[in-house]
RNA sequence: AUACAUGCAGUCGAGCGGAACCUUGGAGCUUGCUCCUUUUGGUUUACGGCCGAACGGUUGAGUAACACGGGGGCAACCUGCCUGGCAAAUCGGAUUAACUCCGGAAAACCGUGGCUAUUACCGAAUAGUUAAUAACCUCUCCGGAGGUUAUACGGAAAGACGGUUUCGGUUGUCACUGCAGGAUGGGCCCGCGGCGCAUUACUUAGUUGGGGGGGUAACGGCCCACCAAGGCAACAAUGCGUACCCAACCUGAAAGGUGGAUCGGCCACACGGGAACUGAAACACGGCCCAAACUCCUACGGAAGGCAGCAGUAGGAAAUCUUCCGCAUGGAACCCAGGUCUGACGAACCACCCCCCCGGGAGUGACAAAGGUUUUCGAAUCGAAAAAUUCUGUUGGGAGGAAAAAACAAUUACCACUUAACUACGGGUACCUUGACGGUACCUCACCAAAAAGCCACGGUUAAUUACUGGCCACCACCCGCGGUAUUACUUAGGUGGCAGGCGUUGUCCGAAAUUAUGGGCGGUAAAGCGGGCGCAGGCGGCCCCUUAAUCCUAAUGUGAAAGCCCACGGUUCACCGUGGAAGGGUCAUUGAAAACUGGGGAACUGGAUGGCAAAGAAGGAAGUUGAAAUUCCCCUUGUACCGUGGAAUGGCUUAAAGAGGUGAAGAACCACCAGUGCCGAAGGCAACUUUCUGGUCUGUAACUGACGCUGAGGCGCGAAAGCGUGGGGAGCAAACAGGAUUAGAUACCCUGGUAGUUCACGCCGUAAACGAUGAGUGCUAAGUGUUAGGGGGUUUCCGCCCCUUAGUGCUGCAGCUAACGCAUUAAGCACUUCGCCUGGGGAGUACGGCCGCAAGGCUGAAACUCAAAGGAAUUGACGGGGGCCCGCACAAGCGGUGGAGCAUGUGGUUUAAUUUGAAGCAACGCGAAGAACCUUACCAGGUCUUGACAUCCCGCUGCCCGCCUAGGAGACUAGGCUUUCCCUUUGGGGACAGCGGUGACAGGUGGUGCAUGGUUGUUGUCAGCUCGUGUCGUGAGAUGUUGGGUUAAGUUCCGCAACGAGCGCAACCCUUGAUUUUAGUUGCCAGCCUUCAGUUGGGCCCUUUAAGGUGACUGCCGGUGACAAACCGGAGGAAGGUGGGGAAGACGUCAAAUCAUCAUGCCCCUUAUGACCUGGGCUACACACGUGCUACAAUGGACGGUACAAAGGGCUGCAAACCCGCGAGGGGGAGCCAAUUCCAGAAAACCGUUUUCAGUUUGGAUUGCAGGCUGCAACUUGCCUGCAUGAAGCCGGAAUCGCUAGUAAUCGUGGAUCAGCAUGCCCCGGUGAAUACGUUCCCGGGCCUUGUACACCCCCCCCGUCACCCCCCGAGAGUUUGUAACCCCCGAAGUCGGUGAGGUAACCACUUGUGGAGCCAGCCGCCGAAG
Repeated sequence: AUACAUGCAGUCGAGCGGAACCUUGGAGCUUGCUCCUUUUGGUUUACGGCCGAACGGUUGAGUAACACGGGGGCAACCUGCCUGGCAAAUCGGAUUAACUCCGGAAAACCGUGGCUAUUACCGAAUAGUUAAUAACCUCUCCGGAGGUUAUACGGAAAGACGGUUUCGGUUGUCACUGCAGGAUGGGCCCGCGGCGCAUUACUUAGUUGGGGGGGUAACGGCCCACCAAGGCAACAAUGCGUACCCAACCUGAAAGGUGGAUCGGCCACACGGGAACUGAAACACGGCCCAAACUCCUACGGAAGGCAGCAGUAGGAAAUCUUCCGCAUGGAACCCAGGUCUGACGAACCACCCCCCCGGGAGUGACAAAGGUUUUCGAAUCGAAAAAUUCUGUUGGGAGGAAAAAACAAUUACCACUUAACUACGGGUACCUUGACGGUACCUCACCAAAAAGCCACGGUUAAUUACUGGCCACCACCCGCGGUAUUACUUAGGUGGCAGGCGUUGUCCGAAAUUAUGGGCGGUAAAGCGGGCGCAGGCGGCCCCUUAAUCCUAAUGUGAAAGCCCACGGUUCACCGUGGAAGGGUCAUUGAAAACUGGGGAACUGGAUGGCAAAGAAGGAAGUUGAAAUUCCCCUUGUACCGUGGAAUGGCUUAAAGAGGUGAAGAACCACCAGUGCCGAAGGCAACUUUCUGGUCUGUAACUGACGCUGAGGCGCGAAAGCGUGGGGAGCAAACAGGAUUAGAUACCCUGGUAGUUCACGCCGUAAACGAUGAGUGCUAAGUGUUAGGGGGUUUCCGCCCCUUAGUGCUGCAGCUAACGCAUUAAGCACUUCGCCUGGGGAGUACGGCCGCAAGGCUGAAACUCAAAGGAAUUGACGGGGGCCCGCACAAGCGGUGGAGCAUGUGGUUUAAUUUGAAGCAACGCGAAGAACCUUACCAGGUCUUGACAUCCCGCUGCCCGCCUAGGAGACUAGGCUUUCCCUUUGGGGACAGCGGUGACAGGUGGUGCAUGGUUGUUGUCAGCUCGUGUCGUGAGAUGUUGGGUUAAGUUCCGCAACGAGCGCAACCCUUGAUUUUAGUUGCCAGCCUUCAGUUGGGCCCUUUAAGGUGACUGCCGGUGACAAACCGGAGGAAGGUGGGGAAGACGUCAAAUCAUCAUGCCCCUUAUGACCUGGGCUACACACGUGCUACAAUGGACGGUACAAAGGGCUGCAAACCCGCGAGGGGGAGCCAAUUCCAGAAAACCGUUUUCAGUUUGGAUUGCAGGCUGCAACUUGCCUGCAUGAAGCCGGAAUCGCUAGUAAUCGUGGAUCAGCAUGCCCCGGUGAAUACGUUCCCGGGCCUUGUACACCCCCCCCGUCACCCCCCGAGAGUUUGUAACCCCCGAAGUCGGUGAGGUAACCACUUGUGGAGCCAGCCGCCGAAG
């Protein structure tokens, strides 16, 4: 591993020939020129020659492989340079580059002729060696190895330089040759180790083997011809995907998991593919050839190239640097050396890349500066922080000086050590030369606090908070979650916390995760035991003895490179580096030792397992006979009108004779009673009787065999129901279907019919909640009690009874286990062996692929996407058209109403300028409102005011205020007049109070939010509940107590009980009423005495009454029932009897219940107005709807007349008598009363009479007209009352619904609050005065216990499916496009190999000397062969 512009990459002239230049020497003479040189030295040049270029450097594409790792082997191999040893270096030859003369071409470059050298090339001799043949000897792991002898093959540079020379040589160094070694580096082979997928199960033809040949350095199908048919694979072959491997690195307590950057080792590749050449080594990154792609040049004929070397460029990407310096150091190559070269390397540079260290200052410092932020307005905080002042000068900028790293190496001389020895190597001493970094580190001098802080967070996890803005918007967020007008969660600001040249986010890996689990998990119900068996492979396997040593244990040796990790020391500290050391790392190798365990071999045993004998029981299986009841149908008969079904009916059947009754016959299916948590079977399953065949089990015995056993992936049988195929059969039942009902509908439940099917034979399917939701086997671990099949013992005439034991099958229960529920010798306990299975929910047991099936479908079995849960067991509540018990005017039994009419009143709606507003099921609606004509009033229209109608503070002026008058105006208001203060005083004035004017702080708001609040209230509910402490139980939530048996109005009380106590509630205490008593008698009362019209007066306090205090009632007494209790029933006594009646009093809590408009109040909003004043209007409207009431519909009544009896209240801005006037409302009048004195005040129904006689009336009184009265500034909108006249609806009220259990309902009137006036409403008071309650089945509400639950904003819950619209993902799809791989065929480059070689050819040979031979080459042919 995309494409690359430009630059940067060998040496030797002491191997050789030549060229250019400089220099030396010599000669000539025209003395400044020329010539010569084999003479002198040097520089440059690489043409041919040697060596290097296979090292070093980059990259990780390919590769699942002997590529790598670690361990071995090669008697099957090679090794240039290096090193020690032995030996040799003899004699010849032919050319060719460079150069030169020509020629061709655009270029790259090429060709012809001529000359020349070598350490280039060729030949000969010699030597050991190699190999072949033959013979012999030694060793051996038997494969082979070593040695001796004989015959053929086979090498060199007569070189270079230096010293010396008698010039012949000789010697030293370097180079060269042969041989057998060493060292180093490689090659090949082998056992082992390390990825995923089985939805990849079969694969392989040179494939596996053989002997033979070729080839290689070497073994080998490496290659070839022939022969044989083998080889690999469930211990995972083959295929596909992915990936260089390792020492190391990260993480982790470890085991492990991830991963392969830097550094180091190995491998592979060099533009993608193929091929060879050279060489010691390559099939070669900066070499060659071929073909393909791309780029560049071209004169179109041809040529050139390969940065995954160092820099650098373009592209790509979230993203990665300088076209720098130097060979000074250590290293590589060449060289005798000097030296050359080296983008390796040493250094520098860049980068918010990583690690370490340092800095940005220190002391003092106030009016707690200013300023910011907050605020309870007091203050707090930033903050002793800043400023200021006094110091310091790290770092920084300036100037000057200036290193170490170095004498490392090399040469020479020397010294010890080492060694068998030495001139190897290594160590040390002396002499001499060298710095890119760099004028850098460092040192010295003077100077300036100057030039140097950011990022994230602040709801919890998690250290750290406030304010403003915004208002489920905008946003934040790993998770939980935050945001809907008071956000510690968004954004901003102040503050705070953390880290700091960084900080935060994102991505990846490990940990936390016992969340793939290892002595580290699970599987009854949470995910998970195959439906069940047989059984090959595999795994595991009783007891004793001998042996072996594969496993296992142990010892030694070798190895597991260095670096790294760890320890110590050193470099001033640290990062980092250096030196030394130890440990660790292994399924490693070799050699010993041990023999307990496992394994192998041998020989025994009987306990496991078989088997023999003797009995036993059973719905075990298959086939075949036989039988009974019932249903249906058919024939006959009796008989006549319906039958049948159902909650009720309709449809159905029937006079063509049903149904009902009685004989008979047919067919099919099923087997009542016995019958039993009983039997049998591996499971599915199995039930009339009987015959035949057949499987398994148990018991007893101990004479057989002798571990023969257990489990069991794949595999092979079996396997309910439904379904399928072929052929029979078809009585009953019965999917589908039809009809009828029910219903809003009813493709259902119910009814009437009815086809497949159910049945039989043969074949298929292969699934179930195939469940004990619990795999199989073995052993061990308390008991008790049933039952099935046997056996034994005791007792026994028999029937039986008791005890023991084996195998099954149930229940209860201890230890133990379990999340709990529960299991518990039939384990879910304690252990072992083995198989199958699970790893969040959904998608999905789906899709695709494969296998099976006639089909239906089955087996195997994902992913994308999506959610933050899904699930188990238990707890507390709530709920249930679940259960049990109990209560309440809850129903029932009754009485009277509402709903129908008219009117009153409230609400909704509508309307309006406004109809102010709140309250909304019960628990809003005669409610806030115990009084809307003005006021109230909050609303509307208009007119006015702006420090204000109301409060405080400041300043100025005045003396007010109150009262009266005049003018304008609708009034508010405006203008004016009369009247008019107090205290002190130095008489100037000051103060108090009030008014007016001014200024600003502020006033004011019935404006919003009751979902920001306080307070108050409603409701559950006067229901009997709600809790706590200690203890106990439970892992826990929680439970117990408070449940249970009785009882009560009551959690009232008794008993029992792991509970014992206590609190708030209940009850009682309080008020009133009912009896009595004591005390006290005025305004009350009057028995007796006196006196009167009159308790009027004297007198009295007996009685009544009043108001203070006592007594009384407690199931106290008796009887019965009951557990001898609590208590209940009945009775006595008593005024009252079982809380005597009524009231007040309302537990923990619920409803975000009501109220910001009683009041208070946070926040928000308005401020010449949303504040304040005035006039008028409105709240009183009116097609309508609802609630609450009044009056009625009449004779138990109405009208008229007469007569009687209360209680409780109120009264001075008041109640008001007598008397007079008026039909009356009322008016006049004013005695009395501040109230047991007086007044309101006549009670009414009732009773006694008269009248009316059943009708829209002598009922009913609405509506309307007229005339009046009262209150009040004012009565039109809009008050109440009176008189006369008018005389509406209404004749007891649909569905539905309300109140009431005794002095109650019903009915009758009286009074009071509010109030000028206005009451059918509200709150009291008394009079008359009932009916009914069998009872708790049902409706409603409530309490306790229990049960189910997928609910907990708690059934007004939760939740399922379709459709409509949009988005995302997966599958299929006519087709279309692309990648990879395999196979077949064709063509066939380069190139090796083989053949040929009539063409070409210097060396060698031959002779006839210019020919031939040998050899080589071109060319051609053939096999293989890339791309196409």
Small-subunit ribosomal RNA from Planococcus chinensis, 1428 nucleotides, folded computationally. Its mean pLDDT, the model's own confidence on a scale to 100, is 81. Its Rfam family is "Bacterial small subunit ribosomal RNA". Rfam links the family to the GO terms ribosome and structural constituent of ribosome.